[in-house]
Background
This is a predicted structure of a 1481-nucleotide RNA (small-subunit ribosomal RNA) from an uncultured prokaryote. Its mean pLDDT, the model's own confidence on a scale to 100, is 81. The RNAcentral record of the sequence draws on ENA. It matches the Rfam family "Bacterial small subunit ribosomal RNA".

RNA sequence: CCUUUCAGAGGGCAGGGCUCAGGUAUCGAGGAUCGGAAAGGCAGCCGGAAGGCUGCGGAAUGAUUUCUGAUCCCUGAUCCCUGACUUCUGUCUUCUGAUGGGGGAGCGGCGGACGGGUGAGUAACACGUGGGAAUUUUCCUCAAGGUACGGAACAACUCAGGGAAACUUGGGCUAAUACCGUAUGAUGCAGAGAUGCCAAAGAUUUAUUGCCUUGGGAUGAGCCCGCGUCCGAUUAGCUUGUUGGUGGGGUAACGGCCUACCAAGGCUUCGAUCGGUAGCUGGUCUGAGAGGACGAUCAGCCACACUGGGACUGAGACACGGCCCAGACUCCUACGGGAGGCAGCAGUGGGGAAUCUUGGACAAUGGGCGCAAGCCUGAUCCAGCGAUGCCGCGUGAGUGAAGAAGGCCCUAGGGUUGUAAAGCUCUUUCGGCGGGGAAGAUAAUGACGGUACCCACAGAAGAAGCCCCGGCUAACUCCGUGCCAGCAGCCGCGGUAAUACGGAGGGGGCUAGCGUUGUUCGGAAUUACUGGGCGUAAAGCGCGCGUAGGCGGAUCUUUAAGUCAGGGGUGAAAUCCCGGGGCUCAACCUCGGAACUGCCUUUGAUACUGGAGAUCUUGAGUCCGGGAGAGGUUAGUGGAAUUCCCAGUGUAGAGGUGAAAUUCGUAGAUAUUGGGAAGAACACCAGUGGCGAAGGCGGCUAACUGGUCCGGUACUGACGCUGAGGUGCGAAAGCGUGGGGAGCAAACAGGAUUAGAUACCCUGGUAGUCCACGCCGUAAACGAUGAAUGUUAGCCGUCGGGCAGCUUGCUGUUCGGUGGCGCAGCUAACGCAUUAAACAUUCCGCCUGGGGAGUACGGUCGCAAGAUUAAAACUCAAAGGAAUUGACGGGGGCCCGCACAAGCGGUGGAGCAUGUGGUUUAAUUUGAAGCAAUGUGAAGAACCUUACCUACCCUUGACAUACCAAUCGCGAGUUCCAGAGAUGGAUCUCUUCAGUUAGGCUGGAUUGGAUACAGGUGCUGCAUGGCUGUCGUCAGCUCGUGUCGUGAGAUGUUGGGUUAAGUCCCGCAACGAGCGCAACCCUCGCCUUUAGUUGCCAUCAUUUAGUUGGGCACUCUAGAGGGACUGCCGGUGAUAAGCCGGAGGAAGGUGGGGAUGACGUCAAGUCCUCAAGGCCCUUACGGGUAGGGCUACACACGUGCUACAAUGGCGGUGACAGAGGGCAGCGACUCCGCGAGGAGAUGCUAAUCCCCAAAAACCGUCUCAGUUCGGAUUGCACUCUGCAACUCGGGUGCAUGAAGUUGGAAUCGCUAGUAAUCGUAGAACAGCAUGCUACGGUGAAUACGUUCCCGGGCCUUGUACACACCGCCCGUCACACCAUGGGAGUUGGUUUUACCUUAAGACGGUGUGCUAACCUUCGGGAGAGGCAGCCAACCACGGUAAGGUCAGCGACUGGGGUGAAGUCGGAACAAGGUAACCGUA
Repeated sequence: CCUUUCAGAGGGCAGGGCUCAGGUAUCGAGGAUCGGAAAGGCAGCCGGAAGGCUGCGGAAUGAUUUCUGAUCCCUGAUCCCUGACUUCUGUCUUCUGAUGGGGGAGCGGCGGACGGGUGAGUAACACGUGGGAAUUUUCCUCAAGGUACGGAACAACUCAGGGAAACUUGGGCUAAUACCGUAUGAUGCAGAGAUGCCAAAGAUUUAUUGCCUUGGGAUGAGCCCGCGUCCGAUUAGCUUGUUGGUGGGGUAACGGCCUACCAAGGCUUCGAUCGGUAGCUGGUCUGAGAGGACGAUCAGCCACACUGGGACUGAGACACGGCCCAGACUCCUACGGGAGGCAGCAGUGGGGAAUCUUGGACAAUGGGCGCAAGCCUGAUCCAGCGAUGCCGCGUGAGUGAAGAAGGCCCUAGGGUUGUAAAGCUCUUUCGGCGGGGAAGAUAAUGACGGUACCCACAGAAGAAGCCCCGGCUAACUCCGUGCCAGCAGCCGCGGUAAUACGGAGGGGGCUAGCGUUGUUCGGAAUUACUGGGCGUAAAGCGCGCGUAGGCGGAUCUUUAAGUCAGGGGUGAAAUCCCGGGGCUCAACCUCGGAACUGCCUUUGAUACUGGAGAUCUUGAGUCCGGGAGAGGUUAGUGGAAUUCCCAGUGUAGAGGUGAAAUUCGUAGAUAUUGGGAAGAACACCAGUGGCGAAGGCGGCUAACUGGUCCGGUACUGACGCUGAGGUGCGAAAGCGUGGGGAGCAAACAGGAUUAGAUACCCUGGUAGUCCACGCCGUAAACGAUGAAUGUUAGCCGUCGGGCAGCUUGCUGUUCGGUGGCGCAGCUAACGCAUUAAACAUUCCGCCUGGGGAGUACGGUCGCAAGAUUAAAACUCAAAGGAAUUGACGGGGGCCCGCACAAGCGGUGGAGCAUGUGGUUUAAUUUGAAGCAAUGUGAAGAACCUUACCUACCCUUGACAUACCAAUCGCGAGUUCCAGAGAUGGAUCUCUUCAGUUAGGCUGGAUUGGAUACAGGUGCUGCAUGGCUGUCGUCAGCUCGUGUCGUGAGAUGUUGGGUUAAGUCCCGCAACGAGCGCAACCCUCGCCUUUAGUUGCCAUCAUUUAGUUGGGCACUCUAGAGGGACUGCCGGUGAUAAGCCGGAGGAAGGUGGGGAUGACGUCAAGUCCUCAAGGCCCUUACGGGUAGGGCUACACACGUGCUACAAUGGCGGUGACAGAGGGCAGCGACUCCGCGAGGAGAUGCUAAUCCCCAAAAACCGUCUCAGUUCGGAUUGCACUCUGCAACUCGGGUGCAUGAAGUUGGAAUCGCUAGUAAUCGUAGAACAGCAUGCUACGGUGAAUACGUUCCCGGGCCUUGUACACACCGCCCGUCACACCAUGGGAGUUGGUUUUACCUUAAGACGGUGUGCUAACCUUCGGGAGAGGCAGCCAACCACGGUAAGGUCAGCGACUGGGGUGAAGUCGGAACAAGGUAACCGUA
């Protein structure tokens, strides 16, 4: 305010009327007078201006506006009252009081300090834990007492204004549990006491509930203290209200909390101050634990609320959703002014790799207010979204072999996917559809929710992915790709056969998840408390003295701090753990227990440590008597040597080197003799000897002086050990000042060496080296080993003392030093081992992957050089130690080889042959490339070969298998045409396939066709097999068992001998064995035996002739045997193996030769012998044909032949081999030809016949010359082979007659029937030989020896090598990139000091203006108190100046790091070719 009801009173209106008079009150308008306040204006002074000051110093008070107090005058309106004439009714209405319901604002009370959010700040009493005293505590609880009498306002409301708004001004009325006064008042407060002082509020019909005072309790809060609580010392000094006291103030309370005065304190190496980082805790993750990391969720505390400052109210705040001010930002505006604070819940934007719904409900739990009903509550309870985590469940079960199809692989047989699927028989969780339907609530109230749960129905139905498959690490094949694309956690894959990339098949793992990324702990004993180290891996300060600190001998007493035991308090809950319970289980929730390892307190114990007291002598020191010593400092002194000077003798060189030269010397050097000067260093003694803390110390003498050892055991009585900081000493080089300066000698000069030589070598030579004084403070300052004490087997030396014994120069023993070996023990090993690197204790220093870097910056020191302290970015996956096996060495030892040496003959020079390179070409096909390619594949390119080039042809093909059709005129041969030919066409002659079931059925052949396929001397020898070369016919390479070693490995296999030999012997922790060596095999050499033709012929015959008879003795042939084994003797050796010599023997020490080639090396050679994987071509990279080429020719190299001549040429004579070959062949013999050869032709399928003549040899001649050497080249004429000798064959005759007169540097072969020399044969081949292979004839020289060159074997040594020295590796320069230092400066953060200004605010002072309550007087004033205003001090923001510190950018500049193939050198690793390294210049 609206509304319901009731009571009382009054009024109006109507019905009946007439009116009149007076009074009071209220409200409004206007005017006048006197005050007050404010605003604005005006005026004065100062100033350059901006601006400031004054006007309350005096005077004048003038004008305007607004507000306001008091008084007076005038006027209008209205209401009310009273009185007079009458008396009633109805209706309406007003007021007052009471009452039920509803709404909003206000007054008042309580709560907004709780709950909720966040972690910016804070390294602090902030937090944790345990204590404490000088406090407060609304609401709650207990107890005692009280609750009396009064008063004045202000909201709301109303009236009038201002403003765009926010909001606000004035007048008037009013209530209270709002406010004020008085009274009472103690067991309260103050005070020593006397004494003084202090309160309240009512409401209600009762019941009851408030209010006030006081004392307890409970709860919360404030304050103080012990302990704990991150990193940095490249932060070492900090502090002036600072530390304390007194007085005062202030606070709820103690206190420098504040103030005045006084004193000069306080903190700090046990880390103050400063800088950086950070909310703390219960706890969480991890870990066996100790720890380490973290502080989400839940819980306790703190801090914060846009940024900074401030107070108010209140029990509690300096207050998240309160106030004021300043600042930044946003919004509204009428431009005058205003508003705001999501680190509340949702939500938006932005940022980001990334994090949800603008939901429901107060039903439950809890909070606030209220008597209550109830209201509020994004606290909370629920729902939504997200596989984010944990837990549970499903996506089906059984059966099913034609082991389907498809996929993949394949050795083409098969295997695998795989009972997997299909098929058949079942089930229905979850999901779906339908029905029922809770607990959570205690009478009512359910957001969740028709949710959980239950029932029914349908149907295998709707429901599987991700990662991996080289090793770690469970799981493998194919294809594609070809150091590309890519992978990768580490190692590492990929360069044509990728289990590593991509795809596929298969497999493995986990599963509603899987994988990646990031982070933390673990493994990591890799910061080591538990629980590490420091000789060489990172690491002992260069060495003393000594402060603090740490540790400390024996005995007794005491104490009880540490320590131990018992009790008490606390250690919040949750979490973790154990035992139960509840959701179907679990996750989860819940109950009980244990635990919370801690702190405080109390009682007790007293061994040990500590404190106090006393005593002791063994640790330590003193004293006495002896000893050794290059210990130190100073002074003096000595001789030898070098150099220089003087003089003598003397003459041409000296000096120096790998060799030389520079240099010195005829102006007299070097050499030598004598004399002198100067400086430095001290031969012998001299010694793993001595002394010293270390650096270091060396002629002799003296003085001064330190330490040490031995003996005695008189004295002190733990006095000790170590030692952060500190301080002293500290080689050489270097620096300063002044001396000195012989020798040596950085720099420098010259000479050499060298590609160069800023070096090594040589000749000179200045600083320096020396002395005095002062700096520097470093060394590979090393034993790469800190100091001290104790304990633990020995043996042998040596230095200094003592003792004992005797044989008097020895033995034994003891103390102290200094060495070698060695046990236990230790060590990664090497090694150490009473002088520890062993076993223990104490203290100090130092280390934590390599590089960057002992560097930068900063500090300290220094005259400087520099020293010391000492990082980071970035980069790598190693760096390092010890040992092992190899390989290597311009390391060592031993040994071997035609390796050197000693010899002989060559090559390299000439011509030619042949091969290669290069060049050329249409093509000059190709392989082979140091030895170990180059007379090699090729034992033979005119065509062919042939692979190359040109041209022309063919396309299932020259060749193989399979299919279809045709034919059996298939095939062989003649002739002709076109063509270069292949080929195409024509012609003629001969021939008429085999089997047979009698079917063109089977086989065979040819032609044609189509498709699979053929074909490839195309690529890859770095995909391979096979074969081969080479080290190398070198003597090595391994294994089993055992033993040693952590192991790699070693041993054996090394050692002493010996051998051709890892051959053998001996020794030995080895014993055995294998592949190699040797032997077994072949051949030659001797003998025997067997056999005797084609061979042979002694004897007997015979012939021209072993021709024939005869014979098989001999030769020979070819079978089988014997023989040679260091067996014998002597010597030597070790009584061995063996070696040397000898005998015998045909042969003597593997008799000569051959075959035989260990484990392995060289990705050695070969895809062009063959085989074969992969790739490539398919009317061509296949096939055919003709011609050409492989034969080119300025040149270079290799291998050969012939020579250069007399050891020869030529001529003559016609002596002597072996081994081979022969029928499309060898070809005798005869004839012809000058000859090559030709024409005939015996014999021979071969000990029969032929090739077949051997040649050097011998005799004669030529006589040193480009020749009677040499034969190239060229011309002419022939011959042979062959289809064919032009490109492009061999031979012959005649003619021609080149180079070449023995070969530079260099280089090759060979050790005996060898080299050299001489011929002979064969293979392949139509033909072609200086090549190759084989054969015999003649037939030497030399080897002292292993120093050197080369290669090899064994042992040893060094190594930074292991692709193994053709190794590794360093630095400058050049280029690219990266991070970083300096840098004139510039930009920003933070902080300090001084000053200026000062908002809000509260304290203080003032308060002249204003003022209801109380007091006094009553005229209005005055007082107490209060308010506005003003003043002063403090102070946020802001400003000025000067610093500190941190960070960003910065021209230019310094070094550093990294980077497949850049340049220059060659420093290190081996004796690295000058040993290396450290410090310094």